[in-house]
Context: one part of a larger RNA
Molecule: small-subunit ribosomal RNA, central domain
Organism: Trichopus zeylanicus subsp. travancoricus
RNA sequence: UUGGGCAUAAAGCAUCUGUAGGUGGCUUUUCAAGUCCGUCGUCAAAUCCCAGGGCUCAACCCUGGAUAGGUAGUGGAAACUACCAAGCUGGAGUACAGUAGGGGCAAAGGGAAUUUCCGGUGGAGCAGUGAAAUGCAUAGAGAUUGAAAAGAACACCAACAAUGAAAGCACUCUGCUGGACCAACACUGACAUUGAGAGACAAAAGCUAGGGGAGCAAAUGGGAUUAGAUACCCCAGUAGUCCUAGCCGUAAACGAUGGAUACUAGGUGCUAUGCGUAUCGACCUAUGCAGUGUUGUAGCUAACACAUUAGGUAUCCCGCCUGGGGAGUAUGUUCACAAGAAUGAACUC
Numbered sequence: 001u002u003g004g005g006c007a008u009a010a011a012g013c014a015u016c017u018g019u020a021g022g023u024g025g026c027u028u029u030u031c032a033a034g035u036c037c038g039u040c041g042u043c044a045a046a047u048c049c050c051a052g053g054g055c056u057c058a059a060c061c062c063u064g065g066a067u068a069g070g071u072a073g074u075g076g077a078a079a080c081u082a083c084c085a086a087g088c089u090g091g092a093g094u095a096c097a098g099u100a101g102g103g104g105c106a107a108a109g110g111g112a113a114u115u116u117c118c119g120g121u122g123g124a125g126c127a128g129u130g131a132a133a134u135g136c137a138u139a140g141a142g143a144u145u146g147a148a149a150a151g152a153a154c155a156c157c158a159a160c161a162a163u164g165a166a167a168g169c170a171c172u173c174u175g176c177u178g179g180a181c182c183a184a185c186a187c188u189g190a191c192a193u194u195g196a197g198a199g200a201c202a203a204a205a206g207c208u209a210g211g212g213g214a215g216c217a218a219a220u221g222g223g224a225u226u227a228g229a230u231a232c233c234c235c236a237g238u239a240g241u242c243c244u245a246g247c248c249g250u251a252a253a254c255g256a257u258g259g260a261u262a263c264u265a266g267g268u269g270c271u272a273u274g275c276g277u278a279u280c281g282a283c284c285u286a287u288g289c290a291g292u293g294u295u296g297u298a299g300c301u302a303a304c305a306c307a308u309u310a311g312g313u314a315u316c317c318c319g320c321c322u323g324g325g326g327a328g329u330a331u332g333u334u335c336a337c338a339a340g341a342a343u344g345a346a347c348u349c
Base pairs, nucleotide, nucleotide: 003322004321005320006319008303012318015200016199017198021194022193023192025088026087027086028085033081034080035077036076037075038074039073041071042070043069049065050064051063052062053061054060091191092188093187094186098181099180103177104176105175106174108172109171110154114150115149116148118146119145120144121143125136126135163168206247207246208245209244210243211242215241216240220236221235222234223233258317259316260315261314262313263312266295267294268293269292270291271290276284299306323349324348325347332343333342334341335340
């Protein structure tokens, strides 16, 4: 390199949009670039192969012949790919009518709890642990009750549920807004799919500037434990956690499973929908589409397992892997305020 692979052995980019490129539905026509069938020139000789001959044989040498393949010309074929032209509606999309939703952004409002503060009552402990101590408390703690302030998070409902490309998303209401699903009937007429580069978004932690700071809590201090204890336990406690404007660009960013399309037994739930019965509700029945679970054939798998949401059967496109250590390191480059991120060896066994 070919091949073989990528849930768990090395290997799916965190996710999406999309450029070039690759691939691409049905029917008819044109053309003959690819494709296919002839023919002709050429690809020196030697070599290789075949047949015959010569050295006693062989190696070796001589004579003759041939295939495959490449390439140029020329004559045809027209199924397939491409091209030309014209159509089609099944893929895709649009409009109209509905449905559900913690999808996003902004603003406003709410109560429980916690802490603090100011009063009342009251009077000796509280807190904490395996046991204690540090700590708080007669300058009145803890407990209880009334008023006030602040910040953060939203119990129950709650689900095996919903939604979003992923990260994520839940108190209530309002405004703006993205997407999904779906009956019937229209419209466009292949407009599709994947996607190197590129761009967008991206938990937590971290960084910059300005606010905010109740609780929690890296660092840090103290008390214990211990041989020691830079820990586990306890008492405190600062960054941070929150908001605004930027940066960073990484996670076991996991379903450890890239995207699209088609096909391949069933059973049983949920979400939403539709039809019928029914005064409504409740209920019953049924089916297809969309999504989400569970179980289980065929098949597949090294096994575990997966099994119409495939890890089955096929096609198309992208990414990635190739023994261990070194090492996701050194060096260089790009990006970043920095922390670092991305790309990424040599060497050695």